The prediction has a mean pLDDT of 86. The RNA shown here (THF (Tetrahydrofolate) riboswitch aptamer) has 88 nucleotides and comes from a pig gut metagenome. It matches the Rfam family "THF (Tetrahydrofolate) riboswitch aptamer". The family has 101 seed sequences and 747 matches in Rfam 15.1. The model forms 94% of the base pairs in the Rfam consensus. RNAcentral holds the sequence, with entries from MGnify.
């Protein structure tokens, strides 16, 4: 001087969950984890409280097909402040 790597983050695949509302956003508290090592949040998770909120339809059977700012899995790109510390 380059490079390598976190948690997550986007998109797309195929499978689930709800649709009798559950998750997903949002506020507020607490904890907790986060490159290979300490340390950290305006980035994550988890719990308690709050408010707010939905698209069902169709079929004789048995099933299709839709909704959701819905789960995790693969696969693609993007991806640590700091100070050490690895590899050329």
């Nucleotide at each position: 001087c380059a490079g390598a790597g976190u948690a997550g983050c986007u998109a797309g695949g195929a499978u689930g969950c709800g649709u009798u509302a559950a998750g997903u956003g949002c506020c507020u508290u607490a904890c907790c984890a986060u490159g290979g090592g300490a340390u950290g949040u305006c980035g994550g998770g988890u719990a308690g409280g709050g408010a707010c909120g939905a698209a069902c339809a169709c079929u004789u059977u048995u099933g299709u097909g839709g909704c959701g700012g819905u789960a995790a899995c693969c696969u693609a790109g993007c991806g640590c402040g700091u100070c050490c510390g690895c590899u050329g």